[in-house]
RNA sequence: GGGCGGGUCGUCUAGUUGGUUAGGAUGCCGCCCUGACGCGGCGGUGGUCGUGGGUUCGAAUCCCACCCCGCCCA
Numbered sequence: 001g002g003g004c005g006g007g008u009c010g011u012c013u014a015g016u017u018g019g020u021u022a023g024g025a026u027g028c029c030g031c032c033c034u035g036a037c038g039c040g041g042c043g044g045u046g047g048u049c050g051u052g053g054g055u056u057c058g059a060a061u062c063c064c065a066c067c068c069c070g071c072c073c074a
Stems, first nucleotide, its partner, number of pairs: 001073007010026004019057001027045006050066005
């Protein structure tokens, strides 16, 4: 330099042909439970969906450029 895959709550991750509210686990906080801690149960919290633009009535999803990570080729 070329090709492919990926980037989504603090962390890991789902989101399939664009449309109802971006969901789960874990973490954190509160309550219950316990003599206490832990485990467990219930509730709450937290996302500019890598950045910028474009298409569209509507974009995490489609298009373009760029940034970062991984693999392959040279």
Molecule: transfer RNA
Organism: Thermoproteota archaeon